[in-house]
Two RNAs folded together computationally: RNase P RNA and transfer RNA, 436 nucleotides in total. Rfam match: Bacterial RNase P class A. Rfam describes the family as follows. Ribonuclease P (RNase P) is a ubiquitous endoribonuclease, found in archaea, bacteria and eukarya as well as chloroplasts and mitochondria. By type it is a ribozyme. Rfam links the family to the GO terms dimeric ribonuclease P complex, tRNA processing and ribonuclease P activity.

RNA sequence: UGAGCCGGCCAGGCGGUCGCGUCAUGGAGCAAUCCAUGCCGAGGAACGUCCGGGCUCCACAGGGCAGGGCGGUGGGUAACACCCACCCGGGGCAACCCGCGGGCCAGUGCCACAGAAAGUAAACCGCCGCACGAAAGUGCGGUAAGGGUGAAACGGUGGUGUAAGAGACCACCAGCACAUCGGGUGACCGGUGUGGCUAGGUAAACCCCGUCCGGAGCAAGGUCAGACAGGAAGCGCGUGAGGGCUGCCCGCCCGAGCUUCCGGGUGGACCGCAAGAGGUGGCUGGUGACAGUCGCCCUAGAUAGAUGGCCGCCACCGCGUGCAACGCGGGACAGAACCCGGCGUAUCGGCCGGCUCAUCCG
RNA sequence: GCCCCGGUAGCUCAGCCGGUUAGAGCAGCGGACUCAUAAUCCGUCGGUCGUGGGUUCAAGCCCCACCCGGGGCA
Numbered sequence: 001u002g003a004g005c006c007g008g009c010c011a012g013g014c015g016g017u018c019g020c021g022u023c024a025u026g027g028a029g030c031a032a033u034c035c036a037u038g039c040c041g042a043g044g045a046a047c048g049u050c051c052g053g054g055c056u057c058c059a060c061a062g063g064g065c066a067g068g069g070c071g072g073u074g075g076g077u078a079a080c081a082c083c084c085a086c087c088c089g090g091g092g093c094a095a096c097c098c099g100c101g102g103g104c105c106a107g108u109g110c111c112a113c114a115g116a117a118a119g120u121a122a123a124c125c126g127c128c129g130c131a132c133g134a135a136a137g138u139g140c141g142g143u144a145a146g147g148g149u150g151a152a153a154c155g156g157u158g159g160u161g162u163a164a165g166a167g168a169c170c171a172c173c174a175g176c177a178c179a180u181c182g183g184g185u186g187a188c189c190g191g192u193g194u195g196g197c198u199a200g201g202u203a204a205a206c207c208c209c210g211u212c213c214g215g216a217g218c219a220a221g222g223u224c225a226g227a228c229a230g231g232a233a234g235c236g237c238g239u240g241a242g243g244g245c246u247g248c249c250c251g252c253c254c255g256a257g258c259u260u261c262c263g264g265g266u267g268g269a270c271c272g273c274a275a276g277a278g279g280u281g282g283c284u285g286g287u288g289a290c291a292g293u294c295g296c297c298c299u300a301g302a303u304a305g306a307u308g309g310c311c312g313c314c315a316c317c318g319c320g321u322g323c324a325a326c327g328c329g330g331g332a333c334a335g336a337a338c339c340c341g342g343c344g345u346a347u348c349g350g351c352c353g354g355c356u357c358a359u360c361c362g
Numbered sequence: 363g364c365c366c367c368g369g370u371a372g373c374u375c376a377g378c379c380g381g382u383u384a385g386a387g388c389a390g391c392g393g394a395c396u397c398a399u400a401a402u403c404c405g406u407c408g409g410u411c412g413u414g415g416g417u418u419c420a421a422g423c424c425c426c427a428c429c430c431g432g433g434g435c436a
Stems, first nucleotide, its partner, number of pairs: 001358010012314007020041002023038006043333001047344002050342005055217004062250004067213005072086005087101001088099004102208002107206002109202003124147002126143007155173006174198001176195008221271004230262006242254003278297008316330005363435007372388004381419001390406005412428005
């Protein structure tokens, strides 16, 4: 200098002006409400609602079946399908990246077409032997080395052997099982010996193993205020309807009303609700995720839903031109609704740090 | 705010536990019949299976993420 990998951060600034919402103070009004001043007022994803929790209620949460999630190992955490470190496999020269990564020697299913044969047996062409035949060839038997089919064909190479061949036998290599030694908490790695020679794929197919899960969700749940008009049918009133509880059964609790249809009324206020697994700076422990401790700080709470528009200057980017000046244009994705931790997705641009490879110079 | 379904031809739908070439009806186009139209008969056209990725030899179907549409709950 060029190409690339990883991690972190920002999400324009200042001023003027017109507006919006909560709260506080003051004023007006019987009240609803209005006016003035002041403080505060969206995000890295507030999003999708895909996971995990807090919180609330239902027997404080019981038993079984069914169902669902997860799946290398060890840690972190309130918990997780998240994160960290490592192992194994794959990709890259490398930095590094990717992996739904338990089990098809528990069982069952499937493997279309092609092909002889798709999991346990088999032989289309071929090779070899025997018989027949003048020959071409035909029949019987052996074989699985070679050809052919397929996504996938029953270890690979070389030799011995044979009528031709074959782990039939031998050497080396790859892989499997068992035993054993060493390292590691472990996944696993490295070595030695023995064995039979070879075991196909698919579990994001049923299933098996291990492990976790009670259900519903702030429209949870609670308090207060207010309005109205009942009628019909069915079931039930302890031989108990119905409800708590999701699919089912058991068990437990509540229990005199419940369901459908017609008609009528209200659709308000407050709590929950914002100080929390909070943020930030330092120190300590740890490879790290993270944990502990000390100091400081706390600043949205709307309810049909407020946080916006315009103007000027500066900064950034693009174009007119290569620079300056000047002019024009541009600034995304998106927006709280009980609250957190993650994941996934969208995003104009910009900044910082670490590392790798190639080339050149010293 | 919470929860649940669906997306296949222009329209309405099938597609069984993954398999050979994705079908049916209506509509469209061409032909026949008719003096002509309809009906009927014959033929034919028409598919990013919502999008992207993964598993598998093979995906409309299985898994994941996203997009669009619909419904329910005080």